[in-house]
Predicted 3D model of RNase P RNA and transfer RNA as a complex of 418 nucleotides. Model confidence (mean pLDDT): 77 of 100.
RNA sequence: GGAGAAGGUCAGAGAGACGCCGUCGGCGGGGCAACCCGCCGUGCGGAGGAAAGUCCGGACUCCAUAGGGCAGGCCACUGGGGAAAUCCCAGCGGGGGCGACCCUCGGGAAAGUGCAACAGAGAGCAGACCGCCGAUGGCCCGCGGCAGCGGGAUCAGGUAAGGGUGAAACGGUGGUGCAAGAGACCACCAGCGGUCCGGGUGACCGGCCGGCUCGGCAAACCCUGGUCGGAGCAAGGCCAAGUAAGAAGGCGCAGAAGAACGGCCCGUUCGAGCCUUCGGGUAGGCCGCCUAGAUGAAUGUCUCUCCUCGACAGAAUCCGGCUUACCGACCUUCUCCCGUC
RNA sequence: GCGCCCGUAGCUCAGUUGGACAGAGCAGCGGUUUCCUAAACCGCAGGUCGUGCGUUCGAAUCGCACCGGGCGCACCA
Numbered sequence: 001g002g003a004g005a006a007g008g009u010c011a012g013a014g015a016g017a018c019g020c021c022g023u024c025g026g027c028g029g030g031g032c033a034a035c036c037c038g039c040c041g042u043g044c045g046g047a048g049g050a051a052a053g054u055c056c057g058g059a060c061u062c063c064a065u066a067g068g069g070c071a072g073g074c075c076a077c078u079g080g081g082g083a084a085a086u087c088c089c090a091g092c093g094g095g096g097g098c099g100a101c102c103c104u105c106g107g108g109a110a111a112g113u114g115c116a117a118c119a120g121a122g123a124g125c126a127g128a129c130c131g132c133c134g135a136u137g138g139c140c141c142g143c144g145g146c147a148g149c150g151g152g153a154u155c156a157g158g159u160a161a162g163g164g165u166g167a168a169a170c171g172g173u174g175g176u177g178c179a180a181g182a183g184a185c186c187a188c189c190a191g192c193g194g195u196c197c198g199g200g201u202g203a204c205c206g207g208c209c210g211g212c213u214c215g216g217c218a219a220a221c222c223c224u225g226g227u228c229g230g231a232g233c234a235a236g237g238c239c240a241a242g243u244a245a246g247a248a249g250g251c252g253c254a255g256a257a258g259a260a261c262g263g264c265c266c267g268u269u270c271g272a273g274c275c276u277u278c279g280g281g282u283a284g285g286c287c288g289c290c291u292a293g294a295u296g297a298a299u300g301u302c303u304c305u306c307c308u309c310g311a312c313a314g315a316a317u318c319c320g321g322c323u324u325a326c327c328g329a330c331c332u333u334c335u336c337c338c339g340u341c
Numbered sequence: 342g343c344g345c346c347c348g349u350a351g352c353u354c355a356g357u358u359g360g361a362c363a364g365a366g367c368a369g370c371g372g373u374u375u376c377c378u379a380a381a382c383c384g385c386a387g388g389u390c391g392u393g394c395g396u397u398c399g400a401a402u403c404g405c406a407c408c409g410g411g412c413g414c415a416c417c418a
Base pairs, nucleotide, nucleotide: 001337002336003335004334005333006332007331008330009329010328012306013305014304015303016302017301018300020046021045022044023043024041025040026039027038028037029036030035048312052323053322055321056320057319058318059317060232061231062230063229067266068265069264070263072228073227074226075225076224077091078090079089080088081087092106093105094103095102096101107223108222112221113220114217115216129163130162131159132158133157136156137155138154139152140151141150142149143148171189172188173187174186175185176184190213192210193209194208196207197206198205199204236287237286238285239284246278247277248276249275250274251273258270259269260268280417281416282415307310342414343413344412345411346410347409348408351367352366353365354364360398369385370384371383372382373381391407392406393405394404395403
């Protein structure tokens, strides 16, 4: 100097003017009412890191202080944190990167069921197309001293080294061995197992020993363990006004329908009405709802100065997270490459 | 605001225990027939399966995240 990795901060700055929303104080007014509105004030406050997606988890509210079972959903390495979480921190294993470091990866495939098209000889306790061999037993040919010997690759048979198919071919590499071969045997590596040894809280790591290989998919069903009652602020509560205080159909009136907002059963409580469709009325106020707090819903416009000329984007009950979008600027730590001393 | 659903050819739809050429009808294009057109018959083209990442040997199908579109939900009696 170049290329990167991790973490963090900011999100144009300053001044002035006129406005907007809320709140507080004062004054005035409106509505049948619940309640609301206007004006004034050198008063005070007024969007984000994501306010977003609504993907998780809660608070809160109603249904019963949310009960039992089945079904169903979700989660899944270890140790901590946390109200909880598909959350955070630190680690372990696997994968990627030369590296700093990164990852939407993480129980079980020797519990069971299932899947693997096409190709290929053979695809799950598999298989022999080309090939190699033909030790052994036949066959053919030759020799023979009639005991046998040599040859052929011809039959039975052996084999899985090599070729070929495939995403995957029942460990890999090298050697010994053999008729040719093969964990048949040996060394190393991978994998598996061990009431073994050492380290670690643990996931796990290292070593030793053993026999000699026992595949993949659970983001397939499933099994194991854990967890989950349902609905959601349009929850829900208080008030005001108003009506055809309605009609039809269904179920039920005590061995009792129905309700407890998701499917079923049980239990418990309430229980004389309930459900569906059509029709009718009001579409009003307040609380919930906030040190921003609306329900026509507020942050804007103009002027001046400066700079690196300004991205994504606008709260709606409230929190904790995750994910996604984002012009850039700055700070800290670190890695690789090149050059010079 | 809260809850839920959908996306396959120009249009309407099939295809979902994952299997390689993703199909059908209409529309389009070319041909046959006709004096010409329509109809009919024959043939052809047209697809990143909304986008991306992942699981898998293999994804329209399974998982996750985005994008786009649609639907429902007020109170009283």